This is a predicted structure of a 477-nucleotide part of an RNA (small-subunit ribosomal RNA, 3' major domain) from an uncultured prokaryote. It matches the Rfam family "Bacterial small subunit ribosomal RNA". The RNAcentral record of the full RNA draws on ENA.
Context: one part of a larger RNA
This record gives sequence, C1' cells and structure tokens, in this order.
RNA sequence: UGACGGGGGCCCGCACAAGCGGUGGAGCAUGUGGUUUAAUUCGAUGCAACGCGAAGAACCUUACCUACCCUUGACAUCCUUGGAAUCUUCUAGAGAUAGAAGAGUGCCUUCGGGAACCAAGUGACAGGUGCUGCAUGGCUGUCGUCAGCUCGUGUCGUGAGAUGUUGGGUUAAGUCCCGUAACGAGCGCAACCCCUAUCCUUAGUUGCCAGCGGUUAAAGCCGGGAACUCUAAGGGGACUGCCGGUGAUAAACCGGAGGAAGGUGGGGACGACGUCAAGUCAUCAUGGCCCUUACGGGUAGGGCUACACACGUGCUACAAUGGGCAGUACAGAGGGUUGCGAAGCCGCGAGGUGGAGCGAAUCCCAGAAAGCUGCUCGUAGUCCGGAUCGGAGUCUGCAACUCGACUCCGUGAAGUCGGAAUCGCUAGUAAUCGUGGAUCAGAAUGCCACGGUGAAUACGUUCUCGGGCCUUGUAAA
Repeated sequence: UGACGGGGGCCCGCACAAGCGGUGGAGCAUGUGGUUUAAUUCGAUGCAACGCGAAGAACCUUACCUACCCUUGACAUCCUUGGAAUCUUCUAGAGAUAGAAGAGUGCCUUCGGGAACCAAGUGACAGGUGCUGCAUGGCUGUCGUCAGCUCGUGUCGUGAGAUGUUGGGUUAAGUCCCGUAACGAGCGCAACCCCUAUCCUUAGUUGCCAGCGGUUAAAGCCGGGAACUCUAAGGGGACUGCCGGUGAUAAACCGGAGGAAGGUGGGGACGACGUCAAGUCAUCAUGGCCCUUACGGGUAGGGCUACACACGUGCUACAAUGGGCAGUACAGAGGGUUGCGAAGCCGCGAGGUGGAGCGAAUCCCAGAAAGCUGCUCGUAGUCCGGAUCGGAGUCUGCAACUCGACUCCGUGAAGUCGGAAUCGCUAGUAAUCGUGGAUCAGAAUGCCACGGUGAAUACGUUCUCGGGCCUUGUAAA
C1' cells in the first nucleotide's frame, strides 16, 4: 500500500420491508445435462451458460455419420500445350460422374500473336469450422452508469510511500461550498446529441375540413379553404430564474408563485483506471503446432428432431372479474415490385379464383383485441381446460416418411391455484389486451418494436445480498 474480518461509523441500490403478479405442482413449446446412437457436429457452464451463438436444421444450411467418388484439387497466382466460348440431345448411375452424337467458329492484330473462357500436363502451391482464447488482434460480458482512477510541481518521510483525494456541510455524483502544505490538471460525473411533453414561425400534398357552395344512400366525394389536427424544418421555453423560511452571510435544502413542464421533467445513446489468464482461433484476422490420394474436395441418404430421467426459460390452463353466441366502438408503429395484393365469385374453413390499385401520408397487408350492449351456462372435471389420437383436407416447396405450418369433423388426457424454496416490478410502471417487423420458399409460445386498458404499496434501514467513503485489528507480500 491494498486485501480480508460472523470489527466500528456514515451512505446508497426493488437489497430487505410494504404491496401486486408470477416460477416451483399439470400439459405442451424451447434450451441444457444425462443416456442412447453409425452420427445424435461444435461452442457457451455460479451471479455474468441453459427461447445463449441460431434474425428461423425437411434438401441446402451442415461443420457430424454411412456409402460411392476426386487428387494441382470447389477457390488464387505463375509456366507449357491444345481448343473460341457456349448450347442441345441420348445412354449408364442414388447422384457426383463417365461415355456418345450434333450445332457453333466470335473480338483485336504489326499476322508472330493477344484478351476472355475451356481442357490437359508439370510443380511451386491451394485447402483444413483441425489444436492452442493459457501465444494474440479485434469484438463482447461483468463489477457498474458504481463514483471513482490518476498525473505535474511543491511539501513531509532514510525508504516503501503519504499529502492533494482527508475534515465540516451538501449532492444522483471526487456535485458544489467552506476549511486546509498544498496549488493546479487529466480520464470519468454533468452538459453538449436523439426521442417525448408545450407554444410560435415557415410550408400545405398524397394529409386536414372550421366557415361558404354543390353532390350523395352515406362519405373531404367535388369546388374551395390554410383556421384546426397532422406532417417536418427552424426557433422559444426550465435557469433554483422569482418570493418566503432554514443554513456559516456559503453550497444547498424545504415550502410557494407563475407555468404545458420544477428542481437531472420522462426515456435513450453514452460505460473511467482496472478485475475475472472471464467469453470468442466456429464471424473475421493471426503466431506456433498438426493433416497433405487426406484431418482437403464432391455427391446421395441419414443425423443435428433420439428418450427410463433431471434442471432452466416460456406458453396454455385449472374458470363466473369467466366460457359461448349475436350486435357495436376506439390505436400506434411497421412492411410491400422475385412484393403487398382490393372488390367480386367459389369453399363450413385453411384456402382457391380474380386481378383493380400501389415502388406507396395516395393503394394493399388490415378484421385491432381487451372494451360496451343483449342472450345463455349455474359450480360440475362442467358449454372449464385443451393435450393426445383417428379421419378428411389446404399451402409452401424438386421433395413434407424420418421431420413443416395451418383447416375441418370426431376424440377429449392431466389439471380444482401448486412443498421446501425462489423471481420481476416504484407509474403510464406492474398486470392485462391485441398489432407489426427482422430472419424467412415454408416453418415462433422465442426475439425486437408498437400502441389500448391501467393498479397496489414504500412505516422505515434492525436484518439478507451487492456497492461506496472513513477508521480499526490481523496475518501475508
């Protein structure tokens, strides 16, 4: 000097407490362990692995297994020889591939050849998702958006080092004030950036419709208007600025006024010095090592989807604040030309047909759902719940057997609120309800985003966990 303590003091955090909803029990989805397997490819493993890499495994992907094939190679550069390239058809085969037939003779030229492409040969070399993340770069997680981490000069100390950074207040903050052998400074904090809440100006099309006129079954549908909403560019606005009180006359705190908003208004982006030899050699790059007729390359089929079991994360429920039926209302944010696909017609339905319109404030996806109104069910394994299984279909796609999603008819399992234990959340939050997108031919209960409805509780810091500052004790260096 740091580290540690079931030492002390001060302080903070959904850390506890106060509340609300879950998980742990059931069924299913998904990931993991284990087991199995020819293979069930690899990685991630307390918090910080386990709906994680994977924003999407039928083939492909694919790295794994089996079988059949290739050896200058699927890909790059160089050399030699030959041929334009390319296209079509047939045979064998699971295909890769092998064999055969036909069409075709291009461009530039100094007539030597050259450019591009194809084939053969030779070796230099290619290739490796093979190993090492404990050789590395880059990127990332975590402590933690915690308030810390340091430097220059000076001073003190033989020195390691200390001081500054400690102290008194204060703050979300090493934030600020005061004091002070320290005086200053840097990286962090905050602010500058973006979204959102209010107002103004400018601009009105594809958006809007108050006033005027017209049309209609209805309708911004039309003339027109530029007020309002909105759109998108620029500004204003919030600064403890004002008032009162407390305080050391300071910083600041408490209350108030005005205000759309008040003391960081709400949210995002932003992550100091460092820690964990944390994660990644399988994104990529890269040292070393290893393979080189194979640990490289191609093809077909299979596997990654197995299943006595165990765990994590979710979805759906166990019902009446509910289920079913009928009627009816109100969003936001997205996506669309290999695309979104309207009206109409067919089908109980998934869907089919059709093809208007739209590269989209114009058209389409697109019906929001919970809500509201009425009827029904009457506490039951039920008109709850929907697993499982049988049958019949739809769609995508060469192809749904292994192994897709969806629809209809039938079937109707467990489940009556879940032991010990454990998780999230402090406000437009939790809870609940739908909507969209990425990936994507198809394939979400996952992920990312969007709005609708919309709570309860916080006395307090004794205790649990994590963290910050000061101090003390101990051993070790």